[in-house]
RNA sequence: AGAGUUUGAUCCUGGCUCAGGAUGAACGCUGGCGGCGUGCCUAACACAUGCAAGUCGAACGAAGCACUUUUGCUGAUUUUCUACGGAAGAGAGGUGACUGUGACUGAGUGGCGGACGGGUGAGUAACGCGUGGGCAACCUGCCCCAUACAGGGGGAUAACAGCCGGAAACGGCUGCUAAUACCGCAUAAGCGCACGGCACCGCAUGGUGCAGUGUGGAAAACUCCGGUGGUAUGGGAUGGGCCCGCGUCUGAUUAGCCAGUUGGCGGGGUAACGGCCCACCAAAGCGACGAUCAGUAGCCGGCCUGAGAGGGCGACCGGCCACAUUGGGACUGAGACACGGCCCAGACUCCUGCGGGAGGCAGCAGUGGGGAAUAUUGCACAAUGGGGGGAACCCUGAUGCAGCGACGCCGCGUGAGCGAAGAAGUAUUUCGGUAUGUAAAGCUCUGUCAGCAGGGAAGAAGAUGACGGUACUUAACGAGGAAGCCACGGCUAACUACGUGCCAGCAGCCGCGGUAAUACGUAGGCGGCAAGCGUUGUCCGGAAUUAUUGGGCGUAAAGGGAGCGCAGGCGGGAGAUUAAGCGGACUUUAAAAGUGCGGGGCUCAACCCCGUGAGGGGGUCCGAACUGAUCUUCUUGAGUGCAGGAGAGGGAAGCGGAAUUCCUAGUGUAGCGGUGAAAUGCGUAGAUAUUAGGAAGAACACCAGUGGCGAAGGCGGCUUUCUGGACUGUAACUGACGCUGAGGCUCGAAAGCCAGGGUAGCGAACGGGAUUAGAUACCCCGGUAGUCCUGGCCGUAAACUAUGGAUACUAGGUGUGGGAGGUAUCGACCCCUUCCGUGCCGGAGUUAACGCAAUAAGUAUCCCGCCUGGGGAGUACGGCCGCAAGGUUGAAACUCAAAGGAAUUGACGGGGGCCCGCACAAGCGGUGGAGUAUGUGGUUUAAUUCGACGCAACGCGAAGAACCUUACCAAGACUUGACAUCGACUGGCGUAUCUGGAGACAGGUAUUUUUACUUCGGUAAACAGGAAGACAGGUGGUGCAUGGCUGUCGUCAGCUCGUGUCGUGAGAUGUUGGGUUAAGUCCCGCAACGAGCGCAACCCCUAUAGCAUGUUGCCAGCGCGCAAAGGCGGGAACUCAUGUUAGACUGCCGCGGACAACGCGGAGGAAGGCGGGGAUGACGUCAAGUCAUCAUGCCCCUUACGUCUUGGGCUACACACGUACUACAAUGGGAUGAACAGAGGGAAGCGAAGCUGCGAGGCGGAGCGGAACCCCAAAAGCAUCUCUCAGUUCGGAUUGCAGGCUGAAACCCGCCUGCAUGAAGUCGGAAUCGCUAGUAAUCGCAGGUCAGCAUACUGCGGUGAAUACGUUCCCGGGCCUUGUACACACCGCCCGUCACACCACGAAAGUCAUUCACACCCGAAGCCGGCUAAGGGCCGAAAGGAACCGACCGUCGAAGGUGGGGCGAUGAUUGGGGUGAAGUCGUAACAAGGUAGCCGUA
Repeated sequence: AGAGUUUGAUCCUGGCUCAGGAUGAACGCUGGCGGCGUGCCUAACACAUGCAAGUCGAACGAAGCACUUUUGCUGAUUUUCUACGGAAGAGAGGUGACUGUGACUGAGUGGCGGACGGGUGAGUAACGCGUGGGCAACCUGCCCCAUACAGGGGGAUAACAGCCGGAAACGGCUGCUAAUACCGCAUAAGCGCACGGCACCGCAUGGUGCAGUGUGGAAAACUCCGGUGGUAUGGGAUGGGCCCGCGUCUGAUUAGCCAGUUGGCGGGGUAACGGCCCACCAAAGCGACGAUCAGUAGCCGGCCUGAGAGGGCGACCGGCCACAUUGGGACUGAGACACGGCCCAGACUCCUGCGGGAGGCAGCAGUGGGGAAUAUUGCACAAUGGGGGGAACCCUGAUGCAGCGACGCCGCGUGAGCGAAGAAGUAUUUCGGUAUGUAAAGCUCUGUCAGCAGGGAAGAAGAUGACGGUACUUAACGAGGAAGCCACGGCUAACUACGUGCCAGCAGCCGCGGUAAUACGUAGGCGGCAAGCGUUGUCCGGAAUUAUUGGGCGUAAAGGGAGCGCAGGCGGGAGAUUAAGCGGACUUUAAAAGUGCGGGGCUCAACCCCGUGAGGGGGUCCGAACUGAUCUUCUUGAGUGCAGGAGAGGGAAGCGGAAUUCCUAGUGUAGCGGUGAAAUGCGUAGAUAUUAGGAAGAACACCAGUGGCGAAGGCGGCUUUCUGGACUGUAACUGACGCUGAGGCUCGAAAGCCAGGGUAGCGAACGGGAUUAGAUACCCCGGUAGUCCUGGCCGUAAACUAUGGAUACUAGGUGUGGGAGGUAUCGACCCCUUCCGUGCCGGAGUUAACGCAAUAAGUAUCCCGCCUGGGGAGUACGGCCGCAAGGUUGAAACUCAAAGGAAUUGACGGGGGCCCGCACAAGCGGUGGAGUAUGUGGUUUAAUUCGACGCAACGCGAAGAACCUUACCAAGACUUGACAUCGACUGGCGUAUCUGGAGACAGGUAUUUUUACUUCGGUAAACAGGAAGACAGGUGGUGCAUGGCUGUCGUCAGCUCGUGUCGUGAGAUGUUGGGUUAAGUCCCGCAACGAGCGCAACCCCUAUAGCAUGUUGCCAGCGCGCAAAGGCGGGAACUCAUGUUAGACUGCCGCGGACAACGCGGAGGAAGGCGGGGAUGACGUCAAGUCAUCAUGCCCCUUACGUCUUGGGCUACACACGUACUACAAUGGGAUGAACAGAGGGAAGCGAAGCUGCGAGGCGGAGCGGAACCCCAAAAGCAUCUCUCAGUUCGGAUUGCAGGCUGAAACCCGCCUGCAUGAAGUCGGAAUCGCUAGUAAUCGCAGGUCAGCAUACUGCGGUGAAUACGUUCCCGGGCCUUGUACACACCGCCCGUCACACCACGAAAGUCAUUCACACCCGAAGCCGGCUAAGGGCCGAAAGGAACCGACCGUCGAAGGUGGGGCGAUGAUUGGGGUGAAGUCGUAACAAGGUAGCCGUA
């Protein structure tokens, strides 16, 4: 940084797609280690269990416990004495009371903390957040500083005890008691309040200070004696509250919103300002600079991406906000309307004795559920921090750690060196090899990680370590324990084999797969990344594809139909002031973290630490120009005045003639009219035509012009009248008054609508006639609405210059309309200059190209409108407008990978021009009708083998099917084979013959014994047989895998290249143009110059002549000779043969043409303009034909799809077609007679003479491998005779009989002969073929094939015409040009209905859910207010008393109820739309698309 994809190719426009990075991810396959991070994105769903907020005895009382003092009781045990009965003592332990102590315990009063920390993102579009300010309108516990103070009293209450209620939760009554709990009194200020005063200050209200008067107002003690705490005031710090500027998503298919609403006066309330609340007064306030409404959303530091500007996101970490089951409410407090507080209401869960109660994990773990998906009911307070405490210490799921997960980032490893017999295996192969691959094995090493063992931290400041026997370190051990995933057609790095056969499948886009798939699946190999790799989702990028940076609008999407104009935006010259924009400096803020830069610490890195820089906002100061603001001024922009001329500009009224139609009358007679041709229609009741008169409506010929006018739509006879604008000249006036213009208003063709008129012509609908397969059309005859007028709507058009408006600038040339000026001669022209309009051409420039080009699509500025892939769709829904038709605004789902613009090359056109061809025309003869032959289709068959199918298959492959051929069928046989190579072994082979059999074949007999070498043993070769096996064989498939060969366009004149030039390019030029030619043949011209393959020529035959040579050919002259005959001698003249030369070149003359090429005519010549004919076939087209000539890849068969044999079939036969032959007759048939060729062939051959047969033929066998002999008779023609127009003396099919020939063999199934038979057919419908001169027509001859078989084929000669005006038409072709939506190229493309399937959407009687606000009802808790004589406590003896609580009442008030509204889901049926290899009907569009197309309307 780009790439793929629209086309045959190109450029452009334009969408889609890919390569990159990222992720709180998930899924698939795989998985060694460590470090650092990170982990419910979904159900703000519901939660079992445990823990997450307590602490203080140095505030207080009581209780318990431990120890203790004193003492009572009891008493294990024990001492002394004893009379042995006992007595006296000591006494552990237990227990009661008392004293004291306790750094013991939990409950209670009291204090502080539960407003922090932790979670979540539901709500919120807001002063919520960010940023910068303000509070002279505020509060602040604990902490710090300062000053002052703490005197003296009082009454209660919990705990506790007793009683009572309740299942419980919990409560009630009576009695006792303490305080740093509570309440008066005293004292007190620099504190508060009220009042007036003075001084100073401020941005307004106002603030500060000072003194005065009056008034209000405080405290708590504890102690270990060190202190700690308390009260008041001021200050600080910290934390908050409130206000303001700016910024903060989408929708206008949400345009108007609002009633405490906006403001004021006065109150209330609050820490504080404020409609925050209340009473009254006013009627304001917000909104296109987007109010209101709806949807979505926590905001930011930042994170991701990006070159940046931007875009997306808001996990983790940090700041702010909001919330704590849902909704409401207050209490306490410095702070809450309070996550682990309270009250009420709702839902849910749990307990219950049914009366009532309890609860809130969006704290940490954990559970269920949801989901593609997200962890342990762990350890510790050691560190950091927090709460309480004087402290010890307690608490702390904050936090520090550990566990789980490759979820991410970073690091490491899975070994290193040597090692070619290039092992084996695997894959492939052209079978030689190649690859895997130094890879392995093997040898020599190392020890990172993991494992085992020993030592063992820092983190802690004096002690204290959860992590943890962790990090780290040391030693020994052994290559041992550690590699996968994806891809390999292009984009995009990486290729082969097999399988599959539009199947299975792949695919991000283009697209792969229908038998040779680098694209599917597998394998081998290779590429990429690597403990990961792919896929999916999402975001940015690429995308300049929303374009500020940085796009466009003539034709690709896109200029509003036009004007006027409010707001807005922009705006001429000069001067002055200002300093808002703009620039600079300083300052302040922009938290930290992060990012950039520079360092440092963990072995490195990730990670962490330190420093530094950068960004936006505020303030102050300074500042040249420019923009803005204010003021003054100017005239050139703009406007006014004055003087003119031009005009289908607009409105109204009147007038005119031509034409059409109708009416009346006359003349007149049979038609008129209409069309491609007709018919309907009109007309003998008198039309059309014609003459005269009359009526009516509409439109205004000529002039008339890329002429004029108008903003556009549009405007056309003449006159009058009213009226708008532009232009020219002048320079008197105003003095920037201007440009544009969202909304708005006005105008706005045709069609259409409403009401009333009018209606000649034309003419939707409609009727009829034609056309047609149909014809609801085109054509014709009629004809209503409408077209016209008046009034009112509609508001659209391809409303187009497909080009918005304004201003300025930037070469020219040439028309035309309206003015002015100059020159000139009074004038008219001509000419020059200039202004305004309207056209054409064209340079620079511009454009994708086409083109535009002073009337810009050029160069610039300003303003408006509009575009962002195609279809769906200008559709649906909603709004607005309309009487309606409808208009305007204007989507989405879904679907495609294109849709498009310009230009290029072709092809095509029922486009044009030029030209050619037996293409038509002009002619001659045919085919199509008949019979026969032959080929094909079809049918039949056991088989009727196969191929060829428009021209360019069909007398074609086949130059010849009785067997063979033969590929087909039936039957019978063979299996290394009928044929080739190798092959152990064997020895013959062959000849004759017998048996069985249809034969193939099988079996036997007889006979014979190859060649070379030789050491005579043998060996080798040929031949024959032959086991096993390699292999043979296939006319089996694929001509769409191929080679070769061939057909065809077409013997048409074309097809290309190099260099140069032009074009962004495909391409063009050359090759086009003017002539000319059979020809891209030649000439001329030309940004082309040359060249190649074709054309032509060179080759062959033929037409003329010369020369040479004369045998087998020839015979003029000489001679011989025959019945005749070049038969003979001879000749070399002629013919002829063979060879070689010459000749023809527009060379000569004339004319035309351009002084050319060339054409026309002429001369000469055998031949004249290519003399005639042949061979020769450019680049290419048709997937044309051929796998059955041959060759050949792949596939298939292998006791058969191979091979052999016999017989059959290819010869069938209702029929259809093609190609031929013979005819239909007198230009003929028959008979007789007598003529004239050419070219070929001949040895398994041609076969003479002669004889024979009616004949086919037979016998015969001379001659000839040929200028010699034979085939060989040429026929038509000529002469004579006959037939006389008929199914015939035409015609010969068919059939019968008798024969001949070939061949093993003529039944299926050959040819010929004779006799007899004697069919159709009397010149052929529609249609169609050949031929332009030695041609057509006609006549015969020969050859190849071949045993035999020719109406076919290939050749040969004989006789021998007619016609061509000409290129309009049919067909084919060439060149130029034009249109194109075609490129598989018109046998193209393509449209709509209908039918079928699927998909999404709209409408719809309704049904259901939800939401917020509104209106009304009810009204909990609670605050506030009111009220109270009676309830409660307080004081008092009482009377009574002040304040409070409670009760009650009221305002407000959540949930709930009712109603209408909004949004959504669903809905029988219905509407159109989209998509879908081969459905139906037509043919609308693309060519003049066969009626030019298209737009609006009915």
Molecule: small-subunit ribosomal RNA
Organism: uncultured bacterium